[in-house]
RNA sequence: GGGACUGUGGGGUAGCUUGGUAGCCUGUAAGGUUCGGGGCCUUUUGACCCGGGUUCGAAUCCCGGCAGCCCCA
Numbered sequence: 001g002g003g004a005c006u007g008u009g010g011g012g013u014a015g016c017u018u019g020g021u022a023g024c025c026u027g028u029a030a031g032g033u034u035c036g037g038g039g040c041c042u043u044u045u046g047a048c049c050c051g052g053g054u055u056c057g058a059a060u061c062c063c064g065g066c067a068g069c070c071c072c073a
Base pairs, nucleotide, nucleotide: 001072002071003070005068006067007066010026011025012024013023020056027045029043030042031041032040033039049065050064051063052062053061
């Protein structure tokens, strides 16, 4: 330099093909249960890498960029 894949709460992951309420697990916080702790139960909290385009509507489709990883040179 060229090519492929990936990017979603603090962590992990689904949703992307088929555009229409961002789900699940874990964690944080509060409460209940307990003499107390652990465990269990209830509630709460917080996310689509960035910019542009298409569209009534974009995490999803298109273009560019950034980052990670792999392959070729």
Source information: A computed fold for a 73-nucleotide RNA from a Candidatus Woesearchaeota archaeon, annotated as transfer RNA. The sequence was found in a public genome assembly. The source organism's lineage runs through Archaea, Nanobdellati and Candidatus Woesearchaeota. Rfam family: tRNA. Rfam links the family to the GO term triplet codon-amino acid adaptor activity.